Molecule: Glycine riboswitch aptamer
Organism: Chloroflexota bacterium
């Protein structure tokens, strides 16, 4: 030099859904803010389930060896699907993933 679905940094982008309501405290001309409650929604931090599939086990199964398929029943088993346990529902900040670039790894030479 090339390639990579890794990982870290560093710049860019990056959706959704109530700036809800009540009571209490501090504090106001209004306001804002802590805490506790109450309905309502959101899925793109994190975390939950699980489809084919695979793999054991049982059955089929026989004089004797070999041995399925279907079908029981465990185990593994992705995500932008699911659940909403967290998290969020004005701006800001956070954001999964995306895109550049560095730098380490691994791959090829």
């Nucleotide at each position: 030099a090339c390639g990579g679905a890794u990982u870290a940094c560093a710049g860019g982008g990056a959706a959704g859904a109530g700036a809800c309501c009540c009571g209490u405290g501090u504090g106001u001309c209004a306001a804002a803010u802590a805490c506790g409650g109450g309905c309502g929604c959101c899925g793109a931090a994190g975390g939950u389930g699980c489809a084919a599939a695979u793999c054991u086990g049982g059955c089929a199964a026989c004089a004797g060896g070999c041995g399925a398929a279907a079908c029981c029943a465990g185990a593994u088993g992705a995500a932008a699907c699911u659940c909403u346990c967290a998290g969020g529902c004005a701006a800001a900040a956070g954001g999964a993933c995306c895109c550049u670039g560095u730098a380490a790894c691994c791959g090829c030479c």